[in-house]
């Protein structure tokens, strides 16, 4: 200079506060509030933002929603290979391509010989094959020049010549393009071309290494097989749907209403009757089939009326530390330890002291400004973005 | 707090699915009409498709991240 990894994220002391929780005392009370329920003295003690609390972008728990297993269909996500974890689209450690001198980065990285699609413009041609300029033997025609012939007439008749053209041959050059049907080099050929023939590059078979992904080897094919799948699709696996305003109790209060929609509202029997029991029906978290279950008025959605008030849910958890051992690692296993916000108009904050970093000024004593991104809200595992300035390690 | 949804010319919006030329209507601005003005009539000029990276050959559109902004969604009966 630069690359990777961890870490911190202003420090101590004083005063005043505020949210929460616990223990003693003291009263068996006092306020609010219709109530449910709150609150309220004196003292002492513990806890009080973050690495991202943010975006909501994945995976769990929880909780409700009669559905629960199995199966196919549709939709929706994942996507090299093996482990790790509750699980994940994460993360470890490997293979393959790409990049960078190097350390070390980056990759949504399965199928394109299952089909369907697209490949704009531009070019001949965009995958079915073909040929725009161009290259070139042999045949055929016009001319042209050369020679020869003779009946001299621009007559005839040959050409390792030359230009054009016709019937053909090829795909090397050139052009177009993101991309042109295998590359480089010899050799061949009229010109050419895997047309031979070495190398790489592609396909196969065969047999080594490695749990695979995959790497190298050996023999064979002369090449058939452009690119898009974050285009449909194929292949595998994975998913029920909704969220603490989920949900449960409790208190008030009212017009305990009304409209539309979907589907059922059937048969025997007992019983004075409410109702029960039984058999077919119907509905039951995209549709469907089976096999269990439940329910028999339930369910959706508009209009309108009412109160917007308590408590739980909720802080012991895939949990921190710290040591062993196991494993290259993630990560696991086992000891010990230690309890670490719980707000509801919403606490986690204000002031001064001394350092500390940063700017700016200096009479070099020191003075002034500022202190990065950002704030929990039902909890956890990632990822993604923000982000002053600083510490530590390994490495090139 | 938790769920949809939009962003494209000054302003409403289309185009996105199925990539290849950025569109329309109102403004605006120039001639004609017309004494002048509006109304008409022909033309004309304006767009980093919110912003950043990727997949493609090529991105307004496919796929990740960000930003802004607008919607819903409390209990009782």
């Nucleotide at each position: 200079a630069g690359a990777c990894g961890g870490c911190c994220g202003g420090a101590u002391g004083g005063c005043c506060g505020c949210c929460u929780u616990c223990c003693g005392c003291a009263a068996u009370g006092g306020g609010g509030g219709c109530a449910a329920c709150c609150c309220c003295g004196c003292g002492g003690g513990g806890g009080g933002a973050g690495g991202a609390a943010a975006g909501u972008c994945c995976g769990g728990g929880c909780u409700c929603c009669a559905c629960g297993g199995a199966g196919a269909c549709a939709c929706g996500g994942u996507g090299c290979c093996g482990g790790g974890u509750a699980a994940c689209g994460c993360c470890c450690g490997g293979c393959g391509g790409g990049g960078g001198c190097g350390a070390c980065c980056c990759c949504a990285g399965g199928g394109a010989a299952a089909g369907u699609g697209c490949c704009a413009c531009a070019g001949a041609a965009a995958c079915g094959a073909g040929a725009c300029c161009g290259c070139c033997a042999a045949c055929c025609c016009c001319g042209a020049c050369c020679g020869g012939c003779c009946g001299c007439g621009c007559g005839c008749c040959g050409g390792c010549u030359c230009c054009g053209g016709g019937c053909g041959g090829c795909a090397a050059g050139g052009g177009u393009g993101a991309a042109a049907c295998g590359g480089u080099g010899c050799g061949g050929c009229a010109a050419g071309a895997g047309c031979g023939c070495a190398c790489c590059g592609c396909g196969g078979u065969c047999g080594c290494g490695g749990c695979a992904a995959c790497g190298g080897g050996a023999c064979c094919g002369g090449c058939a097989c452009g690119g898009c799948a974050a285009a449909c699709c194929c292949c595998a696996c994975c998913g029920g749907g909704a969220g603490c305003a989920a949900g449960a109790c409790c208190a008030a209060a009212u017009a305990g209403g009304g409209g539309c929609g979907g589907c059922g509202c059937g048969c025997g029997g007992g019983g004075c009757g409410a109702c029960c029991c039984g058999c077919a029906g119907g509905c039951c978290g995209g549709u469907u089939u089976c096999c269990g279950g439940g329910c028999c008025g339930c369910c959706g959605c508009c209009c309108g009326g009412g109160u917007a008030g308590g408590u739980c849910g909720c802080g012991c958890g895939a949990g921190g530390c710290g040591c062993a051992a196991g494993g290259c690692g993630a990560c696991u296993u086992g000891c010990g330890u230690c309890c670490c916000a719980g707000a509801u108009g919403a606490a986690u904050g204000g002031c001064c002291a001394u350092c500390c970093c940063c700017u700016g000024g200096u009479c070099c004593g020191c003075c002034a400004g500022g202190g990065a991104c950002a704030g929990a809200a039902c909890c956890c595992g990632g990822c993604u973005u923000a982000c002053a300035g600083g510490c530590c390690g390994u490495c090139u | 707090c938790g769920g949809g949804g939009c962003g494209u010319a000054g302003c409403u919006c289309a185009g996105c699915c199925u990539g290849g030329u950025a569109g329309a209507g109102c403004a605006u601005c120039u001639g004609c009409u017309u004494u002048g003005g509006g109304a008409g009539c022909a033309g004309a000029g304006g767009g980093u498709c919110g912003g950043a990276g990727g997949u493609u050959c090529g991105a307004a559109u496919c796929c990740u991240c960000u930003c802004g902004c607008c919607c819903c969604g409390a209990c009782c009966a």
Predicted 3D model of RNase P RNA and transfer RNA as a complex of 473 nucleotides. Model confidence (mean pLDDT): 79 of 100. Rfam match: Bacterial RNase P class A. Rfam links the family to the GO terms tRNA processing, dimeric ribonuclease P complex and ribonuclease P activity.